[in-house]
Formats: sequence, C1' cells, structure tokens
RNA sequence: CAAGUAAACCGGGUGACCGCUCCUUCCUCGGAAGGAGAGGAAAGUCCGAGCUCCGCCGGGCAGGGUGCUGGGUAACUCCCAGGAGGGGCGACCCUACGGACAGUGCCACAGAAACAUACCGCCCUUCUUCGGAAGGGUAAGGGUGAAAUGGCGAGGUAAGAGCUCACCGGCUCCGAUGUGAAUCGGAGGCCGUGCAAACCCCAUCCGGAGUAAGACCGAAUAGAGGGACUAAGGGACGCCUGGCCCGUUCCCCGGGUUGGUCGCUUGAACCCGAUGGUAACAUCGGGGCUAGAUAGAUGGUCACCAUCCCGAUGAGCGUAAGCAAAUCGGGACACAGAACUCGGCUUACAGGUUUACUUGGCUC
Repeated sequence: CAAGUAAACCGGGUGACCGCUCCUUCCUCGGAAGGAGAGGAAAGUCCGAGCUCCGCCGGGCAGGGUGCUGGGUAACUCCCAGGAGGGGCGACCCUACGGACAGUGCCACAGAAACAUACCGCCCUUCUUCGGAAGGGUAAGGGUGAAAUGGCGAGGUAAGAGCUCACCGGCUCCGAUGUGAAUCGGAGGCCGUGCAAACCCCAUCCGGAGUAAGACCGAAUAGAGGGACUAAGGGACGCCUGGCCCGUUCCCCGGGUUGGUCGCUUGAACCCGAUGGUAACAUCGGGGCUAGAUAGAUGGUCACCAUCCCGAUGAGCGUAAGCAAAUCGGGACACAGAACUCGGCUUACAGGUUUACUUGGCUC
C1' cells in the first nucleotide's frame, strides 16, 4: 500500500420566525413562564415474558414446541464458552447436531441387482460342425448409477474373495483423561447399514385469550322470547376423570349504551465506576428521568455549516507515476415514524468513523 475477517459507533448541526402535544408553577380564567417531545431498526408479528381476565387443585388421552455438552437469563427456538462434522491459505464461518439392529415407508431413471443380486468378463471340466454349447466356481476387472459384498496395497488362488497380513474406516468390549459432549490408547468377530427437513420412537417442556385485554363512572333500554334441569346444570383450548364451589343457574334468540376516566409509562430499565468470571453475565456503590397521542402531536419556511458526487484551478510532497491542502461552480443528502411495556431473532440501509486480527506486495 492492497485485499479480507470479526466487532462497535454516527447517520446530521446551528440560528431566527411561525405552528403542534404533554408536564410543572403562576394567574386578571384570556393567558404567561420553564421543561420535555419518534428508531437502530420504531419495521416483520417470528419466539419469550411482564400485566389483565376466565372460580380453583390434580390425573390420563389427544395436540403442539424443543433436540450435541456445559453455563447465562424472568424466560426463550435467544446469548456465551466448548465438542463433533464441513468450508476457507488464513483471520474466521456454517450446522434441521437424539435414534435407521422398535416398527412402517421411500431411494425415480439407468442397471443383473438398491436391505440384495450376476449383464459383460475371468477360471475349471466335458463336448464340438472350431462359430461355439452345457455344467460348475467367482465378485478382483468393466458397464449403469448419487450410492453396488468397507477402502488401498501385498501374499495367496484354477480364477478370485478379509482367504491371510500391514495401514485406515465402521461396529463391539476394556482402560485413561474430562462436570460433560467427547478425545486418546489397547483388543476382537472381520463388517449390507442411505433418508426421520418421511411417519415414527426416545427425552424434555406447554391452560386459554389478549391492551379493541380489562377496571370504574355516567347514560339509555325490551325482554309478555325459546330450551335444559333439581345435585341436574355450570365452573381456564378438545375428550375422559377425581376433589372442591355455586340456584339472583346455564344455553340460544332479541334490544339498549358507539360518552368519559383509568390502564398509559419508574422499568427483570438506562449511564458511570469497582469487584468476580475466558465470556455471556452477576454483585455492590453512585447518577439522572428521557413522548404518552386517540383520526392520532413531535412540524413548516429562510439562512449558514457538515457529509458525499461531478467539474475547474492547484500551494505543497515526490526521480517519476501520482498524492494532495485551500478556493470556486453545480447537484445530492440512506432505511424509514411510537400507540401497553420489555428481552431477543430476522429484514432494510446513501455515506462516514474506530479497534483488533489474517493474507499478499514494497521499503528499512
């Protein structure tokens, strides 16, 4: 200097005038003063919770979620650290990562054959019209395919084959290390082992509905409606079941109220420091409150600046190629708007800044 990897931050500022919402104080009830006012994703509505309501406490079936190990967290399909497998020269990145000897199912086409087998070929014996035929053996070679009696090499054999041996892979057993996933070592029968992002099995977890939840105030109206029943009926998604509770009962149909207040923002929160921890994070101390609308506020105009792009000019540096301060002109200015709150994940994003690491080149 170039190309990368991982992570973090900014993504507009200042002034004037006018306008809007909320809070506090004062007040002549008209207003005045002060303060605050949209994000890193507010998006998606994908997970998890807080909170609210449905009387409650169980059990079973069904249904659904998760799936390597350990840790973090209120919890999670999230985060951190590891293990295994894979990709990359590397920094690093990815994983739908329990089980295929519990069972069922699938692997098109090609191929002889895809949980099982001999098309070509090779070898042996007999016959032969010398082209071949019959019988037996074989899975090393060839063909087909994503995948074909574990791979490669040697010995051996009529020709071959784990038939034997050495080295690997798989499986089983034993030992050591580790909290564990696993790793390492030894021994052995030599060995058909794909797909569960197919049904399934195993382990583990799970009430439902949701802020238009819900609570209160005010106001208005039509129940002369239908049905079930006397421990029946009802009582937290479906079915079954045990206990417990309730006669102002339960179910259906119909009518009225479309007003207001709360919920509604102090929170498992944020910032700084110390300690512990590899880290995620935890504990302690300190600091300051940062929108609360309800047809939905947080804006408009002007000026200057910042950033970026194009062009002109170009001090200076340099052997050169080039780099380049300042000035002028023109243009642009990303993704995008809270609606109960929070922890994550995913997606979008013009431009700019920072840190650490990897690879390559050059110079000293």
Molecule: Bacterial RNase P class A
Organism: uncultured Chloroflexota bacterium